[in-house]
RNA sequence: CGACAAGCUGUCUAGGGUUCCGCUAAUGACGGCUGAUGCAUUUAUUUUGACCAAAUAAAUCGUCAGCCGGAAGCAGGUCUGGUCCGAGAGACGGCAUAUAGCAGGCUGUUUUUUCGCUGAAACAGCCGGCUAUAGUACACGGAAGGACAAAAGCCUGGGAGAU
Numbered sequence: 001c002g003a004c005a006a007g008c009u010g011u012c013u014a015g016g017g018u019u020c021c022g023c024u025a026a027u028g029a030c031g032g033c034u035g036a037u038g039c040a041u042u043u044a045u046u047u048u049g050a051c052c053a054a055a056u057a058a059a060u061c062g063u064c065a066g067c068c069g070g071a072a073g074c075a076g077g078u079c080u081g082g083u084c085c086g087a088g089a090g091a092c093g094g095c096a097u098a099u100a101g102c103a104g105g106c107u108g109u110u111u112u113u114u115c116g117c118u119g120a121a122a123c124a125g126c127c128g129g130c131u132a133u134a135g136u137a138c139a140c141g142g143a144a145g146g147a148c149a150a151a152a153g154c155c156u157g158g159g160a161g162a163u
Stems, first nucleotide, its partner, number of pairs: 007095006015085002020082002022079001023076002030069009040060008097134006104127009138158001140161001144156003
C1' cells in the first nucleotide's frame, strides 16, 4: 500500500419510542339512586245532603342539590405492560462458502479379457449425496442525516476518524 463470505437469514434479548390495545388523569353526553321543592297533572281520603273550594297522602312530571355508573372525543410513554422497531462489535440456531474424508454416478484414456459385442482394473475430469472441521477468531468509534406513528446499540456504518 492492497484484499476480505468481515456473506445471507430465523427466534429472541439489551435498548427504543407511541400508530393500535390496555392503563392513568381531567372533562363528560346520557342513565340510575337519594333528598328538597313546585298556584304542575292524576288518584285517594277528610270536611259537605251533594258540588265547588281547601287540607293531607301517594304516583307521575318539572326544577335544584348530592352520590354512583358512564359512551365518544381529548391529554399523558416523566405509564409496568401487549402490539411495534431492534444490534458488525449481545444470546442461541440455520444456510451459503472452503477444506478433508467416505461411498457412488457419468465421460474419456490406457491395460487386460473376448473372434467380437462385452466384462474387469488403473488413471484423469465432471456431477450430485453423506460425514467431519472451519464458517462461530478479533472488534475503539463520533457528529450529522434517513425511515416508519416515533425513537433507538435500526440504516448510512466493521463508514469518517482513532489504534
The RNA shown here (Guanidine-I riboswitch aptamer) has 163 nucleotides and comes from Paenibacillus sp.